[in-house]
Predicted 3D model of a 295-nucleotide part of an RNA (large-subunit ribosomal RNA, domain VI) from an uncultured archaeon. The full RNA is in RNAcentral, with records from ENA.

Context: one part of a larger RNA
RNA sequence: UGCUGAGUGUCUGAGGGGAAGGAGCUCUGAGUACGAGAGGAACGGAGCCUCGUGGCCUCUAGUAAACCAGUUGUCCGGCAGGGCACACGCUGGGUAGCCACGCCAUGGCUUAUAAGAGCUGAAAGCAUCUAAGCUCGAAGAAGCCCCUGAAAAGAGACACUCAAUCCUAAACCUUCAGCGGUAAAACGCUGAAAAUUAGGGACAAGGGUACCGGCAAAAGACCGGAUCGAUAGGCUGGAAGUGUAAGCAUCAAGCUUCGGCGAGAUGUUAAGCUAACCAGCACUAAAAACCCGAG
Numbered sequence: 001u002g003c004u005g006a007g008u009g010u011c012u013g014a015g016g017g018g019a020a021g022g023a024g025c026u027c028u029g030a031g032u033a034c035g036a037g038a039g040g041a042a043c044g045g046a047g048c049c050u051c052g053u054g055g056c057c058u059c060u061a062g063u064a065a066a067c068c069a070g071u072u073g074u075c076c077g078g079c080a081g082g083g084c085a086c087a088c089g090c091u092g093g094g095u096a097g098c099c100a101c102g103c104c105a106u107g108g109c110u111u112a113u114a115a116g117a118g119c120u121g122a123a124a125g126c127a128u129c130u131a132a133g134c135u136c137g138a139a140g141a142a143g144c145c146c147c148u149g150a151a152a153a154g155a156g157a158c159a160c161u162c163a164a165u166c167c168u169a170a171a172c173c174u175u176c177a178g179c180g181g182u183a184a185a186a187c188g189c190u191g192a193a194a195a196u197u198a199g200g201g202a203c204a205a206g207g208g209u210a211c212c213g214g215c216a217a218a219a220g221a222c223c224g225g226a227u228c229g230a231u232a233g234g235c236u237g238g239a240a241g242u243g244u245a246a247g248c249a250u251c252a253a254g255c256u257u258c259g260g261c262g263a264g265a266u267g268u269u270a271a272g273c274u275a276a277c278c279a280g281c282a283c284u285a286a287a288a289a290c291c292c293g294a295g
Base pairs, nucleotide, nucleotide: 005162006161007160008159009158010157011156015148016147017146018145021051022050024048025047026046027045028044034039052106053105054104055103056102060100062098063097067093068092069091070090071089072085073084074083075082076081108144109143110142111141116136117135118134119133165202166201167200168199174193175192176191177190178189179188180187203295206292207291208290209289211225212224213223214222231285232284233283234281235280236279237278238277240274241273242272247268248267249266250265251264254261255260
């Protein structure tokens, strides 16, 4: 863009794709069938392990540069608070997210058949799986199962909601009048009236741009919000992380020019700080606007 106006929700399923996976072990079947004995199965059923595959993040780990703490050198005069030392200075931890080393799943069945095995059975009094008819039979075929899939041009179905409005308007056609034309007509030109449509305009369900965003994302797309609002930021509270802030008070190793200085410890203080998580609150920003649009 199309599907012949849109929106919301629920479906159908033509078609396409699929590793419904592989090997092994244990138990059962069963000390059974078989076999003189020695020995010793299978079909089927249950569970486990490993590889692969698909999904997930509750747990266990990994990651974390913008979270917390410790610490060295140097700089900001000192304290506090910081910058740099890599594209985290180094070290110890660590939420969300992403992930594996972690967790979950990994199940069989049906149908029609091939080669083939048969039943009944004539042609051909018999026989014969075949000529009529019938029963079976494959890791193959088709399907059940999973994913996708109205652009499947036969462009689908169902339910509900909204819109489906108004104005204007040639030409052709019809009628009438005048003129020309004709024997009379036909016909031609000009003008008027009525109706109608092409076209034009307004409005318009809705959609888009732009705007605030992310459970989405290469670009498009997708999803949410848009003041009748919790969409993002911010603030407050919580969860969670770190591990007890600054200031003050008390104690105090040690040093001292005897005036003082003072690492560190304890208390205040499960403090202080805090990213992505969960809520609450319109404080900030979702303004103003533009385009398309069946009819």

Its mean pLDDT, the model's own confidence on a scale to 100, is 84. Rfam family: Archaeal large subunit ribosomal RNA. Rfam links the family to the GO terms ribosome and structural constituent of ribosome. The family is grouped with related families in Rfam's "LSU clan".